The RNA shown here (FMN riboswitch aptamer (RFN element)) has 140 nucleotides and comes from Heyndrickxia ginsengihumi.
The model forms 100% of the base pairs in the Rfam consensus.
Taxonomically the source falls in Heyndrickxia (Bacteria, Bacillati, Bacillota, Bacillaceae).
The sequence is in RNAcentral, with records from Rfam and Ribocentre.

């Protein structure tokens, strides 16, 4: 320095205001929000070997929900593994090069519930989780 095993902690944001109506944070006008890892032509710092921090909701991948199957426990169920499904971007500028920079205009958002259709309310969820940080162990 790298990998393995075990443990601990952490690990998601958002309808202000107005309209209609018997009823809507669900419709309409308008407002607001953007998990995690990677990449990267960002920016900054340190000192020139390079290193550190930082930089994408819609580029790649991934998680939650849902579905199928297997295993264990059980025979309601619960745990666990594998697989499937899994939204959305253009234009202009700069430039050698733009999916990432600058500007503008767009677009997207599980399931169940509801006095009325939900990215934002309530619920499964004091759950799960991509992953992040730290500690320990023995060996190569």
């Nucleotide at each position: 320095a790298u990998a393995a095993u075990u443990c601990u902690u952490c690990g998601g944001g958002g309808c202000u205001g107005g309209g209609u109506g018997a009823a809507a944070u669900u419709c309409c006008c308008g407002a607001c929000c953007g998990g995690c890892g990677g990449u990267g032509a960002u920016g900054a710092g340190a000192a020139u070997a390079u290193c550190u921090c930082u930089a994408a909701g819609c580029c790649c991948g991934u998680g939650a929900c849902c579905c199928a199957c297997g295993u264990c426990u059980a025979u309601u169920u619960g745990a666990u593994g594998u697989g499937g499904u899994g939204g959305a971007u253009u234009u202009g500028g700069u430039g050698a090069a733009a999916a990432a920079c600058c500007a503008a205009a767009g677009c997207c958002g599980a399931c169940a519930g509801u006095g009325a259709a939900a990215g934002u309310c309530u619920g499964g969820a004091u759950g799960g989780g991509a992953g992040a940080a730290g500690a320990a162990u023995a060996g190569g």